[in-house]
This is a predicted structure of a 79-nucleotide RNA (c-di-GMP-I riboswitch aptamer) from a Planctomycetaceae bacterium.
Lineage of the source: Bacteria > Planctomycetota > Planctomycetia > Planctomycetales > Planctomycetaceae.
It matches the Rfam family "c-di-GMP-I riboswitch aptamer". About the family: GEMM was predicted in a large-scale screen for bacterial structured RNA regulatory elements. Rfam links the family to the GO term cyclic-di-GMP binding.
RNA sequence: UUGAGAAAAAGGCAAACCGAUCGUGAGGUCGGGACGCAAAGCCAUGGGUCUCCCAAUUGGAGAUCGCCAGGUUACCUGA
Numbered sequence: 001u002u003g004a005g006a007a008a009a010a011g012g013c014a015a016a017c018c019g020a021u022c023g024u025g026a027g028g029u030c031g032g033g034a035c036g037c038a039a040a041g042c043c044a045u046g047g048g049u050c051u052c053c054c055a056a057u058u059g060g061a062g063a064u065c066g067c068c069a070g071g072u073u074a075c076c077u078g079a
Stems, first nucleotide, its partner, number of pairs: 002079001004077002012037002017032006035066001041072003045069003048064006
């Protein structure tokens, strides 16, 4: 550097649900909590799903990367 994740270690993230708070909403943030995760780190670029608005559209504005793909960075172990 490339590709892989059987076992192990160090550590990491945190679904549902509950509380607080922000948002019309999808949802976000913080705390608790763990179903899971080897990128469940990051980027809404393509597709999907979802929300709101409209004069109902081949329109507009958003949400989700823990739906998939792509891009990018990275721990440990083996090759």